[in-house]
Context: one part of a larger RNA
RNA sequence: GAAUGAACGUUGGCGGCGUGGAUUAGGCAUGCAAGUCGCGCGACAAGCCUCCUUCGGGAGGUGGAGGAGCGGCGAAAGGGAGAGUAAUACAUGGAUACCUACCCCGGGAUCUGGGAUAGCCGCGGGAAACUGCGGGUAAUACCGGAUAACGUCCCCGGACCAAAGGUGUGAUUCCGUCUUGGGAUGGGUCCAUGUCCUAUUAGCUUGUUGGUGAGGUAACGGCUCACCAAGGCUGCGAUGGGUACCGGGCGUGAGAGCGUGACCCGGCUCACUGGGACUGAGACACUGCCCAGACACCUACGGGUGGCUGCAGUCGAGAAUCUUCGGCAAUGGGCGCAAGCCUGACCGAGCGACGCCGCGUGCGGGAUGAAGGCCUUCGGGUUGUAAACCGCUGUCAGAGGGGAGGAAAUCCAUAAGGGCUAUCUCUUAUGGUUGACCUAUCCUCAGAGGAAGGACGGGCUAAGUUCGUGCCAGCAGCCGCGGUAAGACGAACCGUCCAAACGUUAUUC
Numbered sequence: 001g002a003a004u005g006a007a008c009g010u011u012g013g014c015g016g017c018g019u020g021g022a023u024u025a026g027g028c029a030u031g032c033a034a035g036u037c038g039c040g041c042g043a044c045a046a047g048c049c050u051c052c053u054u055c056g057g058g059a060g061g062u063g064g065a066g067g068a069g070c071g072g073c074g075a076a077a078g079g080g081a082g083a084g085u086a087a088u089a090c091a092u093g094g095a096u097a098c099c100u101a102c103c104c105c106g107g108g109a110u111c112u113g114g115g116a117u118a119g120c121c122g123c124g125g126g127a128a129a130c131u132g133c134g135g136g137u138a139a140u141a142c143c144g145g146a147u148a149a150c151g152u153c154c155c156c157g158g159a160c161c162a163a164a165g166g167u168g169u170g171a172u173u174c175c176g177u178c179u180u181g182g183g184a185u186g187g188g189u190c191c192a193u194g195u196c197c198u199a200u201u202a203g204c205u206u207g208u209u210g211g212u213g214a215g216g217u218a219a220c221g222g223c224u225c226a227c228c229a230a231g232g233c234u235g236c237g238a239u240g241g242g243u244a245c246c247g248g249g250c251g252u253g254a255g256a257g258c259g260u261g262a263c264c265c266g267g268c269u270c271a272c273u274g275g276g277a278c279u280g281a282g283a284c285a286c287u288g289c290c291c292a293g294a295c296a297c298c299u300a301c302g303g304g305u306g307g308c309u310g311c312a313g314u315c316g317a318g319a320a321u322c323u324u325c326g327g328c329a330a331u332g333g334g335c336g337c338a339a340g341c342c343u344g345a346c347c348g349a350g351c352g353a354c355g356c357c358g359c360g361u362g363c364g365g366g367a368u369g370a371a372g373g374c375c376u377u378c379g380g381g382u383u384g385u386a387a388a389c390c391g392c393u394g395u396c397a398g399a400g401g402g403g404a405g406g407a408a409a410u411c412c413a414u415a416a417g418g419g420c421u422a423u424c425u426c427u428u429a430u431g432g433u434u435g436a437c438c439u440a441u442c443c444u445c446a447g448a449g450g451a452a453g454g455a456c457g458g459g460c461u462a463a464g465u466u467c468g469u470g471c472c473a474g475c476a477g478c479c480g481c482g483g484u485a486a487g488a489c490g491a492a493c494c495g496u497c498c499a500a501a502c503g504u505u506a507u508u509c
Base pairs, nucleotide, nucleotide: 001509002508003507004506006505007504008503009502010501013359014358015357016356017355018354019352020351026315027314028313030312031311032310035073036072037071040070041069044066047062048061049060050059051058052057080270081269082268089195090194091193092192093191094190095189096188098187099186103183104182105181106180107179108178109177110176111145112144113143114142120135121134122133123132124131125130151160152159153158165175166174196242197241198240203233204232205231208230209229210228211227212226213225214224215223245267246266247265248264249260250259251258252257272293273292274291275290276289295306296305297304298303323349325348326347327346331345332343333342334341335340362392363391364390365389372383373382374381375380396450398445399444400443401442402441405438406437411432412431413430414429415428416427417426418425419424453498454497455496456495457494458479459478460477464493465492466491467490468489474481475480
C1' cells in the first nucleotide's frame, strides 16, 4: 500500500447493488416451512325442493370435496449447517460387473374370478395420548385363474412371469394399467495421479494378503462364511498423534508464490447423542418408524409427549451479526385432465455506513479587509471573500399530480380451420382477465432553506504558535518526548490529510 462476513471510538444527509450468528453442532416458548388428487373408492354433512307436523322436528328427493377415511403420486427434491472425515472424501483422467420412479421413441397386452378391511353402525377401556370387541361396505387397495414373447432361466428338450380401470351417449383415438426394447437423466462401484503438520510416533496387520467353493448384493469384490496357503503394507514415511470438509474460486503479488475456502456454484457429510432396519425406483430418511441414553414438558402418578444445524423469534455465551414482515404477481417445484391448491424455495419489503459505487450539503458578486478569536516587536498580522449584504439556481430530501416496465401465459367469450361428426378435442386470430412489491421518467409548488465530521501537525510524514504542566500528569508504530522558556503531554488558535465518513485494534499478502 492492498484486503476483511470484521469489531471498537467519534461523527452521520440521500440513493443503488451487495452483504449480515465467524463464538456454544449450547438449550429452545410461539407461529409458519409438504402437500395434493372427487377424472381411483364407498358413505356422510351443509344447501335446495316436496310432504307431514304436536312448530321441537320427521320422511322422501336432489345436491355435493365441506370435515374425515381407504387408495395413488410426492414427501430421498427444495431449505440449513460444517460436527465428523487426511481418505468409504474431493479434483482431474479413465473403466463397467450394475440400477434408474416421473419423461421421450418403439413392439405387444389390458381376459376371467374371489375374499377381506378402514370409513360407518353398536358396545366398551383410558385423565390424556390413544385403543379393544362385534356387525356390515367399496376401489386404480389385496389375492387366485387364464393368456406369454423379440422377456428370464436353460441340460437347448423345455419351464416360468402381468395387468385396472376412469371420464364420456359413444374411445384401438383422451387420461391411465401391465410386459418388453432403446434413449435421456440421475446414481452405484472400480482404477491411476494429486491433496496440511509431526520421526521427541518405526515398525503395523489375523478377515489380515491370496486361492477354491458357497452365500449375499442392483452389481465386482473377504462384502460374509467354510477350508487351504502365509502372506500384505513400510524410510518415495507404513502405523500412531495433531489439525482440517474438498474444489471452482477469493485476497495479495510484476510474476513465481504465499494466505484463504464467508456470500454464489459443484461434490461430500450431518440432522438431540448412539444403534437398527422397514417402506420405496431411490433413504438406512432434518420436520418417518423402532430401541437405548441425556435433557425438557404434560399427568388424574397408571402413563404419555418432544427434537429450529428450515424462516422469523428467544435465552445463554460473546468484541460481535437483522423483522416473531408481505406475496405466490414473476421464476422454479409437488399433486391434479384442468380450474386450482400447497410452497419461510423464491420474489419483495424492513433493520445495520458492514462493504463498494453514485449524488448532495449550494453558485456568482462582495474590503469599512466589520465584530469576535488567536498571535504580536503594539506598528500590525492572521482567521478571511470567510461572514454580513446583493443577485441567482433548484440536484437530493419534502408536498401534490401523471406514468412506461417487471405480464407472458392460464382461463373465459367469439370467429376460422383440422381431427371428427360428440354436448368432445387440437391449432390460430381478436377481445377480456392476472402486480406482493416497487418504480425509471415527466410536470407543478415552496424555499438556501433540512444535510460535516474525524484523525493528525518532533523525524519517518503533508501540516506550528501561545498558554498550562514541571521525569508529575501524560504520549508512544519505531527512534524517543516530559526534571520551569516542551513545535512530541493537556488546551486554545491556526494549519495538513481524507471526507459521510475518519481513526484504532485484529488478521492475510
Molecule: small-subunit ribosomal RNA, 5' domain
Organism: uncultured Planctomycetales bacterium